The RNA shown here (c-di-GMP-I riboswitch aptamer) has 88 nucleotides and comes from Paenibacillus radicibacter.
Its Rfam family is "c-di-GMP-I riboswitch aptamer". From the family's description: GEMM was predicted in a large-scale screen for bacterial structured RNA regulatory elements.
[in-house]
RNA sequence: AACUUAAUAUGGCACACUAAUUCGAAAGAUUAGGUCGCAAAGCCAGGAGUCUAAAAGUAUUCGUACUUAUGAUCGUCCGGUUGCAUAU
Numbered sequence: 001a002a003c004u005u006a007a008u009a010u011g012g013c014a015c016a017c018u019a020a021u022u023c024g025a026a027a028g029a030u031u032a033g034g035u036c037g038c039a040a041a042g043c044c045a046g047g048a049g050u051c052u053a054a055a056a057g058u059a060u061u062c063g064u065a066c067u068u069a070u071g072a073u074c075g076u077c078c079g080g081u082u083g084c085a086u087a088u
Stems, first nucleotide, its partner, number of pairs: 005085001012038002017033004022029002036075001042081003046078003049073003056067004
């Protein structure tokens, strides 16, 4: 220095849920509280999966239904990238 992650230390993040005179068509995001868990549960939407369907298209019994991502999700996975401690 690199890998590893059994132990240890400093710490970090924050699931569900709640609130918002926040954003958004929605999914969801943001802020505050919260603390299920996480060794990358830091960051990136490159690949896949999943969620939503405003706009668009098709159908229509005119009530709607269906398709679809350019939207979302990195705490779904893969990948990329940056990091703390460190037995072996």